[in-house]
Molecule: Bacterial large signal recognition particle RNA
Organism: Anaerolineae bacterium
RNA sequence: UCGUGCUAGACGGGGAGCUGGCGGUGCCCUGCACCCGCAAUCCGCCAUAGCGGGGUUGAAUUCCCCCUCGAGGGCCGGAAGGUCGGUCGGGACUGCCAGGCCAAGCGGUGAUGAAGGUUGGGUCCUGCGCGGCAAGAGCCCGUGAACCCCGCCAGGUCCGGGAGGAAGCAACGGUAAGCGGUAACUCUUGGGUGCCGCAGGGAUACCUGGCCGGAGCAGGCUGGUUCUGGUAAGCCGGGUGAUCAGGUUCGACAGGGGGUGCACGG
Numbered sequence: 001u002c003g004u005g006c007u008a009g010a011c012g013g014g015g016a017g018c019u020g021g022c023g024g025u026g027c028c029c030u031g032c033a034c035c036c037g038c039a040a041u042c043c044g045c046c047a048u049a050g051c052g053g054g055g056u057u058g059a060a061u062u063c064c065c066c067c068u069c070g071a072g073g074g075c076c077g078g079a080a081g082g083u084c085g086g087u088c089g090g091g092a093c094u095g096c097c098a099g100g101c102c103a104a105g106c107g108g109u110g111a112u113g114a115a116g117g118u119u120g121g122g123u124c125c126u127g128c129g130c131g132g133c134a135a136g137a138g139c140c141c142g143u144g145a146a147c148c149c150c151g152c153c154a155g156g157u158c159c160g161g162g163a164g165g166a167a168g169c170a171a172c173g174g175u176a177a178g179c180g181g182u183a184a185c186u187c188u189u190g191g192g193u194g195c196c197g198c199a200g201g202g203a204u205a206c207c208u209g210g211c212c213g214g215a216g217c218a219g220g221c222u223g224g225u226u227c228u229g230g231u232a233a234g235c236c237g238g239g240u241g242a243u244c245a246g247g248u249u250c251g252a253c254a255g256g257g258g259g260u261g262c263a264c265g266g
Stems, first nucleotide, its partner, number of pairs: 001266006009057003012030004020046005034054005063259006072250005081244005087238004093234002095231005100225003104222003108217002116212008124201006130194002133190006140181004149174003157166003
C1' cells in the first nucleotide's frame, strides 16, 4: 500500500416544556432520516442518564472533534426607539354639537311709512248692575180634620103650658198645619255663569287704533366670531398588551479543517 473478515460507532439532530436531573412519547423547527413494543390521572433511566427485541452499514461522502454560517426557539426589551390594540385621565389645539353675538351675501319686511316717542282700546284683577242658569220660599192649583176647626145644621136631644128657644152629630160647603203640583210672576241665596253695561286697578307681556317721526327693521339660509357650554374622533399625558428594530442565549441544515481501530493474507 492492496485485499478479505470484524469491532467501536452510526442509521437523524435541535428548541421550548416536563423533571432534582437526563432521555423519550406529545408540541415546534430543520428536511427525508431502518423495523416492532412501551409512555401525560406519563414512560424509561441516574452523570456510561430511554428501555426491550430484530435488522442494515461500518473505519469514512457516512463515525468523532473544532471553527464559520445560521432556519427556529427561550430571556431582556428598562431610566431608552417605532407601529398597532385595549384602558385611565386631560381639554391647549384641529374637528363636531348646542347657545350667544355680528350683519357681509341671498331671501323677508318697510315711503300704502321702519326704529323710536306719545296716547287710547282689548287680553288680566276687583266691585256693582243687568241677563242667564240652579235651588229654596211666596203667589197659584189640587188634596187635606170621626170629636177636641168654621158655616149651615135634616133627623134625634134639651128647656117651655104654648108661641118659641138652645146646644149640636152625620151629610154638604169651607179652612189650618201638612202633602203633591206649578207655565208665568215676586223675593232670597249660589256659581268652573255671560261675544253684556258701569266704575276702579294693574301691567308694558302680546294684539290693535290715533298722533309725532322720517329709514330702517328682523335674524330664515349661507357666512363670520380671540364669546359660553358640551363631546373626545384627531391630539396630549399615565399605565398595559402584542409586534418590529436592538441585546443575550441555545442552535437544526450547510460549508471548512482535523482525528479514528483489530485479525489474516499478498